[in-house]
RNA sequence: UCGAAUCCGUUGGGGUGCCCUUUCCGGGGCUGAGAGGCGAAAGCCAACCCAUCGAACCUGAUCCGGGCAAUACCGGCGUAGGAAACGGAGUGCGAUCUGGC
Numbered sequence: 001u002c003g004a005a006u007c008c009g010u011u012g013g014g015g016u017g018c019c020c021u022u023u024c025c026g027g028g029g030c031u032g033a034g035a036g037g038c039g040a041a042a043g044c045c046a047a048c049c050c051a052u053c054g055a056a057c058c059u060g061a062u063c064c065g066g067g068c069a070a071u072a073c074c075g076g077c078g079u080a081g082g083a084a085a086c087g088g089a090g091u092g093c094g095a096u097c098u099g100g101c
Stems, first nucleotide, its partner, number of pairs: 001095003006089005011051004017030005036045003057082003063076004
């Protein structure tokens, strides 16, 4: 001097499913980080997750296999195609440069 871990800020992205309870209301069960609230709707708010080192999330997909009361519930597909970024801090870590012995 540069960089990584990590942290912070701002901004942005994203999903909200399945089933039971007689409908509404309300309540309960499953998975999950998250299945929430307001509204006629558009949309807004909240929590949570994710932001290119990107399986957050979307498409393929009315897909394939397994399993379940049921559902992307699990696995495959997946080295597939898409997907939202900037700034700051930064150690006892790493690299490099210079000087001295």